[in-house]
A computed fold for a 74-nucleotide RNA from a Defluviitaleaceae bacterium, annotated as transfer RNA. The sequence was found in a public genome assembly. Its Rfam family is "tRNA". The family's RNA type in Rfam is transfer RNA. The coordinates come from a structure-prediction model, not an experiment, and the mean pLDDT is 80.

RNA sequence: CGGGGAGUAGCGCAGCUUGGUAGCGCGCUUGGUUCGGGACCAAGAGGGCGCAGGUUCAAAUCCUGUUUCCCCGA
Numbered sequence: 001c002g003g004g005g006a007g008u009a010g011c012g013c014a015g016c017u018u019g020g021u022a023g024c025g026c027g028c029u030u031g032g033u034u035c036g037g038g039a040c041c042a043a044g045a046g047g048g049c050g051c052a053g054g055u056u057c058a059a060a061u062c063c064u065g066u067u068u069c070c071c072c073g074a
Stems, first nucleotide, its partner, number of pairs: 001073007010026004020057001028044005050066005
């Protein structure tokens, strides 16, 4: 320098193909249960999707640029 992949909640990931309310597991908070803890049950908080721009009534999703990490090639 060229090609490919990844970046979404505290952590690990799905959703992107086919644009239409942002989800799952673990963790966290509150309550129940227990002598207490764990386990279990119920409820809840927490992210607008790496960054910037464009298209669209509407963008995590489509297009362009850019940035960080990983892999391959030179």